[in-house]
RNA sequence: CUCAUCGAGACCGGCUGAGGGACAGGCCCUUGGAAGCCGGGGCAACCCGCAGACCCGCAAGGGUCUGCACGGUGCCAACUCCUGCGGAGGCGCUGCAUGCCGCCCGAGAGAUGAG
Numbered sequence: 001c002u003c004a005u006c007g008a009g010a011c012c013g014g015c016u017g018a019g020g021g022a023c024a025g026g027c028c029c030u031u032g033g034a035a036g037c038c039g040g041g042g043c044a045a046c047c048c049g050c051a052g053a054c055c056c057g058c059a060a061g062g063g064u065c066u067g068c069a070c071g072g073u074g075c076c077a078a079c080u081c082c083u084g085c086g087g088a089g090g091c092g093c094u095g096c097a098u099g100c101c102g103c104c105c106g107a108g109a110g111a112u113g114a115g
Stems, first nucleotide, its partner, number of pairs: 001115006011040005019029003023084004041076003046072002049068008080109001085106003089101003
């Protein structure tokens, strides 16, 4: 940089000791112990592998879907905790702007995997 996914799922013990949730704002979590490290457990099924069905192909082979979960990653508060840019909708106002609302749409950013 490209592609795919992000509303589901999954925790204990030891060491240690104040912070953490990417960033900003909010709102949360945390001494009834944060983050980190170690050990064990689990979730998931992206990759590898294995099995089945179907499709393409003369063939070699390729593709789609489903299942398994030994291996490589990942993950185990809150929708990627929410919002951050654009659009649509609703509330409110005589009207416009401002403001407010939310399981709306898209983008951006971020995360994870594969290349």
Source information
RNAcentral holds the sequence, with entries from MGnify. This is a predicted structure of a 115-nucleotide RNA (SAM riboswitch aptamer (S box leader)) from a soil metagenome. Its mean pLDDT, the model's own confidence on a scale to 100, is 83.